[in-house]
The prediction has a mean pLDDT of 77. The RNA shown here (SAM riboswitch aptamer (S box leader)) has 106 nucleotides and comes from Metabacillus indicus. The RNAcentral record of the sequence draws on Rfam and Ribocentre. Of the family's consensus pairs, 97% are formed in the model.

């Protein structure tokens, strides 16, 4: 980097450097930010997945703690494709694409 496959409605902070943009995107909104954005760096935390542990169990379930990661505004922030339902507006619901993470192959 590319396919597969799980899962994505919870959860979770400070402190320093920095100095103006971030929130994946081609878009349209909406939000957040000099009462410091990113990025990085310390220390803490949640809790997904994988390894190992321990009970029971007969291939699953439970559990605390360790260790490969992740992630720590706002449903993946909404939408934006398809279809459904609605007074075919508003709005709601499914699904698919796309995204992010783990894992397994190449």
């Nucleotide at each position: 980097u590319u396919c597969u496959u799980a899962u994505c409605a919870c959860g979770a902070g400070a402190g320093g450097u920095g100095g103006a943009g971030g929130g994946a995107u081609a878009u349209g909104g909406c939000c957040c930010u000099u009462u410091g954005a990113a990025a990085c760096c310390u220390c803490g935390g949640c809790a997904g997945c994988g390894g190992a542990c321990u009970c029971a169990u007969u291939a699953u379930g439970a559990g605390a703690a360790c260790u490969g990661u992740g992630c720590c505004a706002a449903c993946u922030c909404c939408a934006g494709c398809a279809g459904g339902c609605g007074u075919g507006c508003a709005g709601c619901c499914u699904g698919a694409g796309a995204g992010a993470u783990g894992a397994g192959a190449a």